[in-house]
RNA sequence: CCUCGCCGGCCACCGAGCCGGACACCCGGGCAGGCCGGGGGACCCGAAUACGGCCGCACGCGGCCUUGGGGUGAAGUCGGCAUACGCCGACGGGGAACCUGCCUCCCCAACCCGACAGCUGACCUCGGAGGCGCCAGUCAGGAAGGAUUU
Numbered sequence: 001c002c003u004c005g006c007c008g009g010c011c012a013c014c015g016a017g018c019c020g021g022a023c024a025c026c027c028g029g030g031c032a033g034g035c036c037g038g039g040g041g042a043c044c045c046g047a048a049u050a051c052g053g054c055c056g057c058a059c060g061c062g063g064c065c066u067u068g069g070g071g072u073g074a075a076g077u078c079g080g081c082a083u084a085c086g087c088c089g090a091c092g093g094g095g096a097a098c099c100u101g102c103c104u105c106c107c108c109a110a111c112c113c114g115a116c117a118g119c120u121g122a123c124c125u126c127g128g129a130g131g132c133g134c135c136a137g138u139c140a141g142g143a144a145g146g147a148u149u150u
Stems, first nucleotide, its partner, number of pairs: 001034003004030001006029004013021002035128006045118001052065005068116001069113004076091006092108005098142004103137001
């Protein structure tokens, strides 16, 4: 993200009446089905011989922290300025609403793990949210796709 033949809500309507029943649409749930994405995790290969800090302890371990390292992500490297917070520049990366190009403009965050993780089959595990905007900056060119019905 799709579906649901499962559950619930709402409900036309049924009913003398109700804590009754109840189609479709819609909404919610689900240890429901499927699909998509991430992390951990062998042999082989690669790599390596650099056990951080504090506290507790029954000395086996347990708890807390982040400077080392790692993860999601486009969000990285170098140089300069600066007491710091930060600022500027170069290269590199991402975006401007179907695609490509010129010009122009904008962005390069944030969070997580917690001393620890290369690759990695089986296997284990997590996510499918949230926010913003209003016909998509200029010009030139190109090109479709989806659903329903017959």
The RNA shown here (c-di-AMP riboswitch aptamer (ydaO/yuaA leader)) has 150 nucleotides and comes from Nostocoides sp.
Its Rfam family is "c-di-AMP riboswitch aptamer (ydaO/yuaA leader)". Rfam describes the family as follows. This family represents a conserved RNA structure found upstream of the ydaO and yuaA genes in Bacillus subtilis and related genes in other bacteria.
Taxonomically the source falls in Nostocoides (Bacteria, Bacillati, Actinomycetes, Intrasporangiaceae).
It was read from a public genome assembly, where an Rfam model found it.
Its mean pLDDT, the model's own confidence on a scale to 100, is 77.